[in-house]
RNA sequence: GGCAUCAUAGCCAAGCGGAAAGGCACAGGUCUGCAAAACCUUGAUUCCCCGGUUCAAAUCCGGGUGAUGCCU
Numbered sequence: 001g002g003c004a005u006c007a008u009a010g011c012c013a014a015g016c017g018g019a020a021a022g023g024c025a026c027a028g029g030u031c032u033g034c035a036a037a038a039c040c041u042u043g044a045u046u047c048c049c050c051g052g053u054u055c056a057a058a059u060c061c062g063g064g065u066g067a068u069g070c071c072u
Stems, first nucleotide, its partner, number of pairs: 001071007010024003018055001027041004048064005
């Protein structure tokens, strides 16, 4: 220098046009003499950034940034 894949909550991670599942952790509650365990509840006005397409974009298109891998 070229090519490919990826970027979603504190962490892991699903979703690939009709508006964001789940798990862990945190917080609150029930229980207990106090805890632990168990159970219940709670979280993204901005899905890496900037534009475009569309009635509608995390999703499609262009550019940028970062990460990983391959080639030279």
Predicted 3D model of a 72-nucleotide RNA (transfer RNA) from Ruminococcus sp. NCBI's taxonomy places the organism under Bacteria, Bacillati, Clostridia, Oscillospiraceae, Ruminococcus. Its mean pLDDT, the model's own confidence on a scale to 100, is 80. Its Rfam family is "tRNA".